RNA sequence: GGGGAUGUAGUCUAACCAGGCUAGGACAUGCGGCUCCAGACCGCAGAAUCAGGGUUCAAAUCCCUGCAUCCCCA
Numbered sequence: 001g002g003g004g005a006u007g008u009a010g011u012c013u014a015a016c017c018a019g020g021c022u023a024g025g026a027c028a029u030g031c032g033g034c035u036c037c038a039g040a041c042c043g044c045a046g047a048a049u050c051a052g053g054g055u056u057c058a059a060a061u062c063c064c065u066g067c068a069u070c071c072c073c074a
Stems, first nucleotide, its partner, number of pairs: 001073007010027004020057001029045005050066005
């Protein structure tokens, strides 16, 4: 330099191909319950679509550009 894949809460992940339900779940965190205390367990809460633009009535999803990570070729 060329090609490909991936990017969603603190972590992992579903929805993406085939646009439409309040973006769901697990762990972790905080609060409460339980307990002599803690753990386990039960309940509740906060927290996310890599950035910008385009298409559309409507974009996590489709298109373009960029960024980051990984892989392959040179």